[in-house]
This is a predicted structure of a 76-nucleotide RNA (Glycine riboswitch aptamer) from Salinisphaera hydrothermalis C41B8.
The prediction has a mean pLDDT of 80.
The sequence was found by an Rfam model in a public genome assembly.
Lineage of the source: Bacteria > Pseudomonadati > Gammaproteobacteria > Salinisphaeraceae > Salinisphaera hydrothermalis.
It matches the Rfam family "Glycine riboswitch aptamer". Its family is annotated with glycine biosynthetic process in the Gene Ontology.
RNA sequence: GCGUGGGAGAGAGCGGGGAACCCCCGCCGCCGAAGGCGCAAUUCCGCCCGGAAACGCUCAGGCCACAGGACCACGC
Numbered sequence: 001g002c003g004u005g006g007g008a009g010a011g012a013g014c015g016g017g018g019a020a021c022c023c024c025c026g027c028c029g030c031c032g033a034a035g036g037c038g039c040a041a042u043u044c045c046g047c048c049c050g051g052a053a054a055c056g057c058u059c060a061g062g063c064c065a066c067a068g069g070a071c072c073a074c075g076c
Stems, first nucleotide, its partner, number of pairs: 001076006011028001013027006029063003035059001036057003042053004
């Protein structure tokens, strides 16, 4: 890297539009596990510096199901 299986959280919110059950715009509430950013706090690299994270932010993304999904197991 590929295949198979597992894999959490939080709105089936309100208003408007299109036209058809989805999409767009606005508003309010929320989540943290794609990606991104940060090192003030926590933890780790023995301490500092510096760096990193499953920590923080929530830009992006997401909030029935489907899909997506960090990560885990097995096989190649």